[in-house]
């Protein structure tokens, strides 16, 4: 250089054939509880789905592209 894979919340991750307000779990915030924490309970924040373009009624999902990071290969 070639090829192939992955990027979605602070982090570990899902998300059906292209169709529902993109969710879980940890991890923060707030209240309850306790003498104080820790556990538990309860509520609440927090997403440009790497970036930029396209098809399409619709796009995290399909093309293209440019960024990283991983694995092969001379």
């Nucleotide at each position: 250089g070639c090829g192939g894979g992955g990027c979605u919340a602070g982090c570990u991750c899902a998300a059906u054939u292209g169709g529902a307000u993109a969710g879980a779990g940890c991890g923060c915030c707030u209240g309850a509880c306790u003498a104080c924490g820790a556990a538990u309970c309860a509520g609440g924040a927090g997403g440009u789905u790497a970036g930029g373009g396209g098809u399409u009624c619709a796009a995290g999902u399909c093309c293209c592209u440019u960024g990283u990071c991983c694995c092969g290969u001379a």
A computed fold for a 74-nucleotide RNA from Verrucomicrobiia bacterium DG1235, annotated as transfer RNA. The sequence is in RNAcentral, with records from ENA and Rfam. The organism belongs to Verrucomicrobiia, within Bacteria. The coordinates come from a structure-prediction model, not an experiment, and the mean pLDDT is 80. Rfam family: tRNA. About the family: Transfer RNA (tRNA) molecules are approximately 80 nucleotides in length.